[in-house]
RNAcentral holds the sequence, with entries from ENA, Ensembl Fungi, GtRNAdb and Rfam.
This is a predicted structure of a 73-nucleotide RNA (transfer RNA) from Komagataella pastoris.
Its Rfam family is "tRNA". Rfam classes the family as a transfer RNA.
The prediction has a mean pLDDT of 82.

RNA sequence: GGGCGUGUGGCGUAGUUGGUAGCGCGCUCCCCUUGCAAGGGAGAGGUCUUGGGUUCGAUUCCCAACUCGUCCA
Numbered sequence: 001g002g003g004c005g006u007g008u009g010g011c012g013u014a015g016u017u018g019g020u021a022g023c024g025c026g027c028u029c030c031c032c033u034u035g036c037a038a039g040g041g042a043g044a045g046g047u048c049u050u051g052g053g054u055u056c057g058a059u060u061c062c063c064a065a066c067u068c069g070u071c072c073a
Base pairs, nucleotide, nucleotide: 001072002071003070004069005068007066010025011024012023013022019056027043028042029041030040031039049065050064051063052062053061
């Protein structure tokens, strides 16, 4: 330099015939306990990497850039 893939709450991840997003762990509060853990209940937290395009509408489709991974040179 080129090919392919990847990017979603703190972490790991699901979600695409396009209709504004869920799960697990973690975090906060409450119950339970002498206390801790486990368990039960409630809650906060995401401009879905960035910029453009298509569309009534984009996490999802198209283009470019960037991050990371991998292969080739």
RNAcentral records the identical sequence in 5 taxa.